[in-house]
Bacterial RNase P class A, 372 nucleotides, folded computationally.
The coordinates come from a structure-prediction model, not an experiment, and the mean pLDDT is 78.
Of the family's consensus pairs, 93% are formed in the model.
It matches the Rfam family "Bacterial RNase P class A". Rfam classes the family as a ribozyme. About the family: Ribonuclease P (RNase P) is a ubiquitous endoribonuclease, found in archaea, bacteria and eukarya as well as chloroplasts and mitochondria.
It was read from a public genome assembly, where an Rfam model found it.
């Protein structure tokens, strides 16, 4: 210098004007004024795990669902860290993870054969057999469209019954041997997954568990529209009182008495439940920041400090100026002109994961080349 890997950060800034929501204060209080606060790294998807609330629940089992290398972290997790095995990459690094040697099922097409095996093209035909030839005979030769042997090589497929080499054989074959792989046992190291080594065994056991299944562990249900409290009008429920011509109740004569008119089977009071509506849950929390300490790390502990949206017709906006960033064009290299700025948006609250994201920045690491 070029190419690559991993992780992290920013998500335009400042000011003016006009608005919105909440909190506090003041006042002449259905409001006005002053001051303060007001979206995100994902607030998103609602995919996991919790807090909290109500409902259900003796205990245990079956069933159902989920998770799946090991150890650790955490309130918990399907999350994270470190390690481990396998796979990919020259490497940094990335991806995957119980059991197919308990049983059952399935394995399209192609292919001989897809699993207690089998033989299409081949190879052989030692042994047995046929035929003829040579030969006294033994034997040798001959046949492959005879029985048979074989699985080296070829062919199919995603996958074909350990691999390479040598010996061996009629041809072959773990048939034998060496090395590699595999299995069993033991030893050593490690908390463990696992690693290393030794001895023994010719090798059994194709794949598939997001097929049933087996093993281990975990799991009640519903979600803040949970739930708690206050509580109107109307209708309906309950209790009591008054009332049928000796008139409940109402109008008028200001009121009572009284008079008069209307007047009908209801009227009045209280109680309780629910609805509308309101309050709460609901903003001090597994909280943020800084420093110190422990740990390889996730993370944990201590001290100091801060208070940071709270809506429901759902506020958090609009516009202007200046500056910065990026892109394009022009240039007298001083600059000028024009354009662009994403994904998205709280709704009970946290911990994660996943997905979206214009334009940028930083840190560490790897490879190649060049120079010193």
């Nucleotide at each position: 210098a070029g190419g690559g890997g991993u992780g992290a950060a920013u998500g335009c800034a400042u000011g003016g004007u006009c608005g919105c929501u909440c909190c506090g204060g003041u006042c002449g209080c259905g409001g006005a004024c002053c001051g303060g606060a007001g979206a995100g790294g994902a607030a998103a998807g609602u995919c996991c795990g919790a807090a909290c609330a109500c409902c259900a629940c003796a205990g245990g089992g079956c069933g159902c669902g989920g998770u799946g290398g090991u150890u650790c972290g955490u309130a918990a997790c399907g999350c994270g860290a470190a390690c481990u095995u396998c796979g990919g990459g020259u490497a940094a690094c990335c991806g995957a993870g119980g059991g197919a040697a308990a049983g059952u099922g399935c394995c399209a097409c192609a292919g001989a054969a897809a699993a207690c095996a089998c033989a299409c093209c081949g190879c052989c035909g030692a042994u047995g057999g046929g035929u003829c030839g040579u030969g006294c005979a033994a034997a040798c030769g001959u046949c492959u469209a005879c029985a048979g042997g074989u699985a080296a090589g070829g062919u199919u497929g995603a996958a074909a019954u350990g691999g390479u080499g040598a010996g061996g054989u009629a041809a072959g074959a773990g048939c034998u041997c060496a090395c590699c792989g595999c299995c069993u046992u033991c030893a050593u190291g490690g908390u463990g997954a696992c690693a290393u080594g030794a001895a023994g065994g010719g090798c059994a056991g194709g794949g598939u568990a997001a097929a049933c299944c087996c093993c281990a562990c975990c799991g009640g249900g519903u979600g803040c529209a949970a739930g708690a409290c206050c509580a109107a009008a109307u209708a309906g429920g309950g209790a009591g009182g008054c009332g049928a011509u000796u008139g409940a109740g109402g109008g008028c004569g200001g009121c009572c008495c009284c008079g008069u008119c209307c007047g009908a089977a209801g009227c009045c009071u209280c109680c309780g439940g629910g609805u509308a509506g309101g309050u709460u849950g609901c903003a001090a929390g597994a909280g943020g920041u800084g420093c110190c300490g422990g740990g390889u790390g996730a993370c944990c502990g201590g001290c100091a400090u801060c208070c940071c949206a709270g809506u429901u017709a759902a506020a958090u906006g609009a516009u202007c100026a200046u500056g910065g960033u990026c892109c394009g064009c022009c240039u007298c290299c001083g600059g000028g002109c024009g354009g662009a700025a994403a994904c998205a948006g709280a709704a009970u609250u946290c911990g994660g994961c996943u997905u979206a994201u214009a334009a940028u920045u930083c840190a560490c690491c790897c490879c190649u080349u060049u120079u010193u």